RNA sequence: CUCUUAUCCAGAGUGGUGGAGGGAACGGCCCGAGGAAGCCCGGCAACCGGCAGCGAGGCUGCACGGUGCCAAGUCCGCCGAUGGGAC
Numbered sequence: 001c002u003c004u005u006a007u008c009c010a011g012a013g014u015g016g017u018g019g020a021g022g023g024a025a026c027g028g029c030c031c032g033a034g035g036a037a038g039c040c041c042g043g044c045a046a047c048c049g050g051c052a053g054c055g056a057g058g059c060u061g062c063a064c065g066g067u068g069c070c071a072a073g074u075c076c077g078c079c080g081a082u083g084g085g086a087c
Base pairs, nucleotide, nucleotide: 013041015040016039017038021031022030023029026077027076028075042070043069044068047066048065049064050062051061052060053059054058
């Protein structure tokens, strides 16, 4: 430098900063100056790794590293997979 890799529909802040956008493309429908994104702190989960235990091709726990997440039914549809039904 390039490629690859990790998450349920549950859960999670009345915080600081910041100032107009945001909800992953598109179509909806929404959120936003009673303050969006981003950043900091805080938090949730436990997906990948690690560590520990065990009735051990796995399960349970810790939350140490990585990652994801903290409006709305996974926001809805579109899209994909599997199974079933009708013709």
SAM riboswitch aptamer (S box leader) from bacterium HR26, 87 nucleotides, folded computationally. The sequence was found by an Rfam model in a public genome assembly. The coordinates come from a structure-prediction model, not an experiment, and the mean pLDDT is 79.